[in-house]
RNA sequence: GUGGGGCGCACCUAGGGUUCCGCCGUCGUCGAUGCCGUACGACAGGGCACGUGAGGCCGUACGGCAACGGCGCGGGGCUGGUCCGAGAGGUGCAGGCGGCCGCCUGGCCGUUCCACGGCGGGACAAAAGCCCGGGAGGC
Numbered sequence: 001g002u003g004g005g006g007c008g009c010a011c012c013u014a015g016g017g018u019u020c021c022g023c024c025g026u027c028g029u030c031g032a033u034g035c036c037g038u039a040c041g042a043c044a045g046g047g048c049a050c051g052u053g054a055g056g057c058c059g060u061a062c063g064g065c066a067a068c069g070g071c072g073c074g075g076g077g078c079u080g081g082u083c084c085g086a087g088a089g090g091u092g093c094a095g096g097c098g099g100c101c102g103c104c105u106g107g108c109c110g111u112u113c114c115a116c117g118g119c120g121g122g123a124c125a126a127a128a129g130c131c132c133g134g135g136a137g138g139c
Base pairs, nucleotide, nucleotide: 008093009092010091011090012089015084016083020081021080022078023075024074025073027072028071029070030069031068033066034065035064036063037062038061039060040059041058095112096111097110098109099108100107101106114134116137120132121131122130
């Protein structure tokens, strides 16, 4: 200088987005509840010299207001749950190597270092410290 092989898995975290859940919505739609207004209808009692009409309750229809529920739509610049998640983060297990014992599907002890890092692309619903990648590049 060149070539080849190896650098595993699980759980968690930094981080990540938006499938689903939840949450939010000055949005739409449907449902029933309360109040108000308008219109119509029915009914009863009392008072009065006459006449007259008001008001109350009930029912129906329409409209408005208030809060609630179902469905739809929208929102991740919604803390969250589900989910993704580190070579250079954590923990554990496995594996490798060395020594000793055993004597053969094993046990015990030790060891398992270092590690700056784009742009861009990819997947899943989507994004990311995931994958490309201990890459390109740099020292």